[in-house]
RNA sequence: UCCCCGAACGGGCACCCCGCUCGAAAGAGCGGUCCGCAACACCACGGGCCUACCGCCGUCUCCCCCGGGAGCGGCCACGGCAGCCGGGUUACCGAA
Numbered sequence: 001u002c003c004c005c006g007a008a009c010g011g012g013c014a015c016c017c018c019g020c021u022c023g024a025a026a027g028a029g030c031g032g033u034c035c036g037c038a039a040c041a042c043c044a045c046g047g048g049c050c051u052a053c054c055g056c057c058g059u060c061u062c063c064c065c066c067g068g069g070a071g072c073g074g075c076c077a078c079g080g081c082a083g084c085c086g087g088g089u090u091a092c093c094g095a096a
Stems, first nucleotide, its partner, number of pairs: 012037002017032006035083001041089003045086003048081003055075004060071005
C1' cells in the first nucleotide's frame, strides 16, 4: 500500500404512514416521518413478485341491427418492484 472481517468515531440512507404531483394501474418523484440498513449506493443481467392502458379471446349480458358497440370474464409487458434473492459496478472510517 492492497484484500478479508467489522468494534469504535464521524456521519449517511429512510420502511410503514401522511400530504402534493405524475401514471390506467402497479408504482415513482418531492416534503414530513424514521421500521430498519455496512452497501437499504447505482445497474432490470438471471430468478421471483406486482399491475393490465393497449391488444387478443369469449356457448356470457345488454344496445343497435348482420355486423358493430358497451359491459363482464380470461390471457398478455412493451410497464413496474434494487427495502425479494442472486449477479455486476462503485464507495467513507479502520480496533482486535